[in-house]
Molecule: small-subunit ribosomal RNA
Organism: uncultured bacterium
RNA sequence: UGCUAGAUAGUGGCAAACGGGUGAGUAACGCGUGGGUAAUUUACCUUGAAGUGGGGAAUAACCUUGCGAAAGCGAGAUUAAUACCGCAUGUGUCCCUUAGAACGCCUGUUUUAAGGGAUAAGGGUGGCGAAUUUGACGUAAGUUAGAUGCUACCGCUUUAAGAUGAGCCCGCGUCCUCUCAGCUAGUUGGUGAGGUAACGGCUCACCAAGGCGAUUGACGGGUAGCUGGUCUGAGAGGAUGGUCAGUCACACUGGGACUGAGACACUGCCCAGACUCCUACGGGAGGCUGCAGUCGAGAAUCUUGCGCAAUGGGCGAAAGCCUGACGCAGCGACGCCGCGUGAGCGAUGAAGGCCCUCGGGUUGUAAAGCUCUGUCACAUAGGAAGAAAUUUCAAAGAGUAAAUAAUUCUUUGAAAUGACGGUACUAUGAGAGGAAGCCACGGCUAACUCCGUGCCAGCAGCCGCGGUAAUACGGAGGUGGCAAGCGUUGUUCGGAUUUAUUGGGUGUAAAGGGCAUGCAGGCGGUUUUGUAAGCCCCAAUUGAAAUCCUUCCGCUUAACGGGAGAACUGGUUGGGGAACUGCAGAGCUAGAGUAUAGGAGAGGAGAGUGGAAUUCCCGGUGUAAGAGUGAAAUCUGUAGAUAUCGGGAAGAACACCAGUGGCGAAGGCGACUCUCUGGCCUAAUACUGACGCUGAAAUGCGAAAGCUAGGGGAGCGAACAGGAUUAGAGACCCUGGUAGUCCUAGCCGUAAACAAUGGGCACUAGGUGUAUCUGGCUUAGCCAGGUGUGCCGAAGUUAACACAUUAAGUGCCCCACCUGGGGAGUACGUCGGCAACGAUGAAACUCAAAGGAAUUGACGGGGGCCCGCACAAGCGGUGGAGCAUGUGGUUCAAUAGGACGCUACGCCUGGAACCUUACCAGGGCUUGACAUGCUAGAAGUAGGAGCCUGAAAGGGUACCACCCGUAUCCAGUCGGGAACUAGCACAGGUGUUGCAUGGCUGUCGUCAGCUCGUGUCGUGAGAUGUUGGGUUAAGUCCCGCAACGAGCGCAACCAUCGUCCUUAGUUACUAUCCACUUUUAGUGGAGCACUCUAAGGAGACUGCCAGCGAUAAACUGGAGGAAGGUGGAGAUGACGUCAAGUCAGUAUGGCCUUUAUGCCCUGGGCGACACACGUGCUACAAUGGCCGGUACAAAGGGUUGCUAAACUGCGAGGUGGAGCUAAUCCCAAAAAGCCGGUCUCAGUUCGGAUUGAAGGCUGCAACUCGCCUUCAUGAAGUUGGAAUCGCUAGUAACGGCGUAUCAGCCACGGUGCCGUGAAUACGUUCCCGGGCCUUGUACACACCGCCCGUCAAGUCACCUGAGUCGAGUGUACCCGAAGUCACUAUCCUAACUCGUUCGCGAGAGGGAGGUGUCGAAGGUAUGUUUGGUGAGGGGGACUAAGUCGUAACAAGGUAACC
Repeated sequence: UGCUAGAUAGUGGCAAACGGGUGAGUAACGCGUGGGUAAUUUACCUUGAAGUGGGGAAUAACCUUGCGAAAGCGAGAUUAAUACCGCAUGUGUCCCUUAGAACGCCUGUUUUAAGGGAUAAGGGUGGCGAAUUUGACGUAAGUUAGAUGCUACCGCUUUAAGAUGAGCCCGCGUCCUCUCAGCUAGUUGGUGAGGUAACGGCUCACCAAGGCGAUUGACGGGUAGCUGGUCUGAGAGGAUGGUCAGUCACACUGGGACUGAGACACUGCCCAGACUCCUACGGGAGGCUGCAGUCGAGAAUCUUGCGCAAUGGGCGAAAGCCUGACGCAGCGACGCCGCGUGAGCGAUGAAGGCCCUCGGGUUGUAAAGCUCUGUCACAUAGGAAGAAAUUUCAAAGAGUAAAUAAUUCUUUGAAAUGACGGUACUAUGAGAGGAAGCCACGGCUAACUCCGUGCCAGCAGCCGCGGUAAUACGGAGGUGGCAAGCGUUGUUCGGAUUUAUUGGGUGUAAAGGGCAUGCAGGCGGUUUUGUAAGCCCCAAUUGAAAUCCUUCCGCUUAACGGGAGAACUGGUUGGGGAACUGCAGAGCUAGAGUAUAGGAGAGGAGAGUGGAAUUCCCGGUGUAAGAGUGAAAUCUGUAGAUAUCGGGAAGAACACCAGUGGCGAAGGCGACUCUCUGGCCUAAUACUGACGCUGAAAUGCGAAAGCUAGGGGAGCGAACAGGAUUAGAGACCCUGGUAGUCCUAGCCGUAAACAAUGGGCACUAGGUGUAUCUGGCUUAGCCAGGUGUGCCGAAGUUAACACAUUAAGUGCCCCACCUGGGGAGUACGUCGGCAACGAUGAAACUCAAAGGAAUUGACGGGGGCCCGCACAAGCGGUGGAGCAUGUGGUUCAAUAGGACGCUACGCCUGGAACCUUACCAGGGCUUGACAUGCUAGAAGUAGGAGCCUGAAAGGGUACCACCCGUAUCCAGUCGGGAACUAGCACAGGUGUUGCAUGGCUGUCGUCAGCUCGUGUCGUGAGAUGUUGGGUUAAGUCCCGCAACGAGCGCAACCAUCGUCCUUAGUUACUAUCCACUUUUAGUGGAGCACUCUAAGGAGACUGCCAGCGAUAAACUGGAGGAAGGUGGAGAUGACGUCAAGUCAGUAUGGCCUUUAUGCCCUGGGCGACACACGUGCUACAAUGGCCGGUACAAAGGGUUGCUAAACUGCGAGGUGGAGCUAAUCCCAAAAAGCCGGUCUCAGUUCGGAUUGAAGGCUGCAACUCGCCUUCAUGAAGUUGGAAUCGCUAGUAACGGCGUAUCAGCCACGGUGCCGUGAAUACGUUCCCGGGCCUUGUACACACCGCCCGUCAAGUCACCUGAGUCGAGUGUACCCGAAGUCACUAUCCUAACUCGUUCGCGAGAGGGAGGUGUCGAAGGUAUGUUUGGUGAGGGGGACUAAGUCGUAACAAGGUAACC
């Protein structure tokens, strides 16, 4: 240096506009669907036709060199092409002119002929070597390499067509908002030009003044990619648009063009902006909404994997290269599907757990145990399909060709190519071995117990659980459900006929416009003809694929996938039909209207007239009040009122008639006359010929109050003033009184403007009033037809009430309105108004209701009827005094506890000095003062009677000593019992809960009620019965009645008292008889007549009579009778109410305590004392006190008892002891009364408290703290405020007696008994309580109910607010980047043309620079929309127990409301 192979930079070509991502923007021809393009384009690809001639000038790379930190930029020189530029040719194509033809959808389209003009191109690779030719080597022959040429393939140019893709246009569909109602200047159209691939205001000049818009919603605001589809739903719909598919838009934000067939371009360019990075500070770089990955935010979302093997794409002739498209793998239970975690046998129903009635039950065949199986996972071994195909090589045949070369096609053979992956799958091995959780268990809703907790902790989807027995909280056991998941949260549809087209409503639940006129709109009588928009039928086309559905098939099944079908309910086009609707034409008279004759009327407007009354003024008469109220006062009046008579003035309203009568659209209209005027009705005929109905918007009318201006002003009368009332009284009541009320003119535009019922038409039983018109007749009137206006009622409707030809019934048409309560008819905005205010009209937040109708109760300062010592009529008390007693309060170491309106307070308690006793202080005991059981032990132990200590209890200590058996006997042993000691179980508790309970009791209330079965009525709650007419003490009885019966209550049955009879006759009795005696009396006999006792009977039942009444029930009166209408008085207490009372009578669940909250003992306290209340006693005196004498009861009690006679003491009492276990004896005397005396009105001869002294009795013990007696003392108190209690006949009042408890007694209390023995009741108006019926109700914990508003406190959201800070957007102007376009005197300039002196010059063209238009960002000014924040202001909502009142619900105490 050449050649070859590879790598790399560059020139050139194609691609890079696909594929991949995202949903910011967009409410739009963006998307969907169906059309149009006669207004277009389309690289590569396919098919046809015709070509591909001949020239030229450059420029990268490369080389030299400069600047720069870099990115990068520049200068000089050289060179090639399928890069670039002329020329030729022109089948064709395009344009112009002329002459035709065919067709059509407005402009027109297609096409024929002739003439003129314009317009192309590029080669490359392989093979061949006959002919021509060139170079190299060679002396030549020749060899070799090329060129021309031939040939094949790939290109290139023009053109026609296809296919594909794209552009543009149109019909229809596509969210919310009118508190966005008017929008628009290139806006709408025209002419011309420019521009585009192409139509077009797309752009420009000029001309015209148009265009869009009211539920068919313009313009604006908000939100959003659209669709096939997806979820849900019976469907109609509703919600949604993630994956997959179609389409649009976007690529840091905004603007712009270049290149190209295609872009205004995700990984291209330029500019501006924000941000990040590099820098030498001069300047540069970047764009993950590609795949992975990082950070941030967040409740939350994956690997910086493998491979181009398959499918697909780009380039290339091909090999091949590229491909985070794609194929695979990884992570995540995120979803769907499938599988496993074992199967069989196994009862003594093991253990453990849990529960328990302590018996048992359950976990549970579950486990263990025995016998098996082997999926998944694990280990070992084998091991695919996916590779149809493509590529390479070889061979054969065929095509093109001159050719055996080359090349293309076909066939055959060989070779190569797998990310997943040693994966799917198969076999073997081992072993039940490695594999179950989550939620729930009060109802809805399948599934229950224990413990813990104690309105705490907590749960909760809704209702709601939790305050000491929680199936609801937490845990446990058990159970139920689902299951590799389960539960929660969020979201959508459903249920929800709860926005109602299918498929709702509007009298009272939310909802009919206050009423009318009427444009638009909606709807519309009857006959006929036409048309074919709606409507119906047929056909064609489209409705992408996927999805859904049916069926077949492939992965072991399924999920998943493949094939086929059906479907896609829709759109468009063509043809046909003509009943109905529409449209057009012609008719009809039944709707509607006009004409004629009558009729009624508070219909409207204007003008005038009238009388009564009120007030005022003048005059007369006349005198002290008037007026007003629940009662008063303010007020008027001696300056003469009120009253009364006469005269006058003024304003307003029109008595009687007057009537659910009339008229009007509604509001509304009421003396009479006149004028003007609207509507309605009736009768009979004629005419017009659908002219009708409704009615958004609009317009008009529209009570009262209010406003403006001017009048008027008698009465009434907001505000205001005064007087009352009242806690207050800004009210109700009273005395005054201004606006106003009245008129004229104009506003306002609302009412519970209501029949809470829109208008029109048609249809659907009646009865009975009334207003008015007409007709008929047998005319005081009756009958019939219209139009109004009422009531009652059938069917039907309705939640019920109710409506019912005047519908709220049955249908049609149109309008208005409603969609839980509050916030709120409020805020903001807008419109109207002089204002007041009206119209339109939300949200945040908050509640689980608000509401309607009816039912049962309860309640009412609602009504009716009735009852009760409820009031009234009476009698006596309480409240004042002293004392007793209970309670509160206070005090105390303790003053034990309970009971608190009636229904706690002389109650538990019917006996607190100790005891009781529960309280306090102190001293003691601990298996205990008392019961049962178990284990063990001890021998003078328990026990007995002593001693010491001590206040006692208790502690300590010496002595004597139990029963049975065994045994010969024995207190000594042995066994047992009893008892003891030690220990264990347990005892004990007047500790707590009466709001865990049983039982018992109080109260309403001895009131007359409370219920049930069946039937009937009602949707139902419920009603009926049980209400009604009478009557009763009574739901007692009678009558009636859709009720018929029944039960618990009432009454009666029971005991007692009152009369009589029979029986019986001691202890009772004594008429008669006898005897004795102390002789008015008693005792003993006899007796049983009487009294009485105590057993049994009789009697009273409205039975009889009269009246009254419905002839009933009954009532009134009478007779008889002891008793008369329940004879008196007891016992007896319905369903229920009060969480009434009692755990302290007893019983009892749970909880608490166990050397103490148990037990024993001593002492104290329950007995305190400034005070307040309840219940009583005694009094205040003469109807009395005191003294003396004297008479008459009943019912009880008594042996641990009552106790006589007698004696004694002033007396309490003592001694005494008869009698009595009681009709025998005793307590035991009754007292008031009666007789007599005295006191003489006073703080006393009243009253007896308090205190002193002395005594008695009981009892271990009378100090705290008993009762009684005697003497002395002698307080308050002279009849009791407000208020309040009991009692209706043997009652009240007065008087005494007994008794339980009990040693005694604080007993004046409780409970019984007898004696004396009244007054009054007209009556039901009122107070209280109760019963029945009815009415209202916002009450139901039931009026001690409910509930409203201000103020005060806290929390929350909202409105407004001097402002302030953002965001969006409009208008005007300034500046004006990049860039396109236009212009260009400046500069530069290879090809081509002309000229040339061959140097070059000129022209055409190009570039740079400049200028201009437009123009993003930016700036200035000014609007508008929206958001954040804001001192302060405003109301709202909510919040167990705040303040003030009491407005509403009942006649809510002044009816309420608009």